[in-house]
RNA sequence: UAACUAUGCCUACGGGGUGGCUAUCAUAGUGAACCUGGUGAGGCCCGAAAGGGAGCAGCCAUAAACUAUGGUAGCCACGUUCGUAGGUAUAGUUAAGA
Repeated sequence: UAACUAUGCCUACGGGGUGGCUAUCAUAGUGAACCUGGUGAGGCCCGAAAGGGAGCAGCCAUAAACUAUGGUAGCCACGUUCGUAGGUAUAGUUAAGA
């Protein structure tokens, strides 16, 4: 000086991890004084009566929306990890030269 190997650092690219945000789907839950539905005590109305009617509360089911869990996708971040390539430093081995 060159080649090879290993390690540290830097850069680029590509994966994984952790946390957060957004969108969407699924499941479960909450969910309307009245302007959703069903049922409709009481009371009210019609009727001679039998019956019928509208329908408050309550109950049930839900709309918008919200919450939780999970799947998928994207974005941001990191005292996170791996791979490839290049550069650099150190150490070792080999070869040649002085």
Molecule: Bacterial small signal recognition particle RNA
Organism: Candidatus Aenigmatarchaeota archaeon